Source information: RNAcentral holds the sequence, with entries from Rfam. A computed fold for a 73-nucleotide RNA from Dictyostelium discoideum, annotated as transfer RNA. Rfam family: tRNA. Its family is annotated with triplet codon-amino acid adaptor activity in the Gene Ontology. The family's RNA type in Rfam is transfer RNA. Taxonomically the source falls in Dictyostelium (Eukaryota, Eumycetozoa, Dictyosteliales, Dictyosteliaceae).
RNA sequence: GGGGAAGUAGCUCAGAUGGUAGAGCGCUCGCUUAGCAUGCGAGAGGUAAAGGGUUCGAUACCCUUCUUCCUCA
Numbered sequence: 001g002g003g004g005a006a007g008u009a010g011c012u013c014a015g016a017u018g019g020u021a022g023a024g025c026g027c028u029c030g031c032u033u034a035g036c037a038u039g040c041g042a043g044a045g046g047u048a049a050a051g052g053g054u055u056c057g058a059u060a061c062c063c064u065u066c067u068u069c070c071u072c073a
Base pairs, nucleotide, nucleotide: 001072002071003070004069005068006067007066010025011024012023013022019056027043028042029041030040031039049065050064051063052062053061
């Protein structure tokens, strides 16, 4: 340098033929215990890598850029 894949909560990931985002773990609070752990309940936490385009509407479709990984030379 050519080709391909991925980027969504602190971490690992899901999701919907485009209709406004969730799970597990973690974190906080409460209940339970003499106390801890477990268990149960509640809660906080996201400009969806960045910019632009299409659309009534984009995390999803199109273009460009950035980062990581795989592969070819």